[in-house]
RNA sequence: AAAGUAGGGGUGCUAAUAUGGCUGAGAUAGAUAAUUUAUUAUCUAGACCCUUUGAACCUGAUAAGGCUAAUACCUGCGCAGGGAACUUUAUU
Repeated sequence: AAAGUAGGGGUGCUAAUAUGGCUGAGAUAGAUAAUUUAUUAUCUAGACCCUUUGAACCUGAUAAGGCUAAUACCUGCGCAGGGAACUUUAUU
């Protein structure tokens, strides 16, 4: 580095025209329960990303500074704390 199987994770913000706009690898689809009948919570699948060489992702955080329409986005925070793996082959 590749392959195989297994596992981990998030699924947001939004002024106006919402069959919309923004960032990103990813913002998708479906089901169930509760009660407030349109809200909340959970689960499943797909795609994507990550698996100790671990900033995928979570806590800190509805935090700090900047920017913006925006709880989005950028920066620090961060030699802060957590966080999921084995085998085979090739090369060095």
Predicted 3D model of a 92-nucleotide RNA (TPP riboswitch aptamer (THI element)) from uncultured Mucispirillum sp.
The prediction has a mean pLDDT of 75.
RNAcentral holds the sequence, with entries from MGnify.